[in-house]
Source information: A computed fold for a 73-nucleotide RNA from Lachnospira sp. UBA3212, annotated as transfer RNA. The organism belongs to Lachnospira, within Bacteria. It was read from a public genome assembly. Its mean pLDDT, the model's own confidence on a scale to 100, is 82.
């Protein structure tokens, strides 16, 4: 340098016909209990790696670029 996969909440992941971003765990508050765990209810936390473009509308399509993993040489 070539090819493929990936980058979305603190962690692990979904979202693949473009229509206001979700799940599990964790975390915070409350309930239950003598108390803790478990269980139940609620909340916070993300401008989707970065920068542009297309579109009424982009995590999703296009271009460039950075990082990680793998294959080939």
């Nucleotide at each position: 340098c070539g090819c493929g996969g990936g980058g979305u909440a603190g962690a692990g992941c979904a979202g693949u016909u473009g229509g206001a971003a979700g799940c599990u765990c964790g975390u915070c508050g409350g309930g239950c209990c003598c108390a803790u765990a478990a269980c139940c209810c609620g909340g916070a936390g993300g401008u989707c790696g970065c920068a542009g473009g297309u579109u009424c509308a982009a995590g999703u399509c296009c271009u460039g670029u950075c990082c990680c993993c793998g294959c080939a040489a």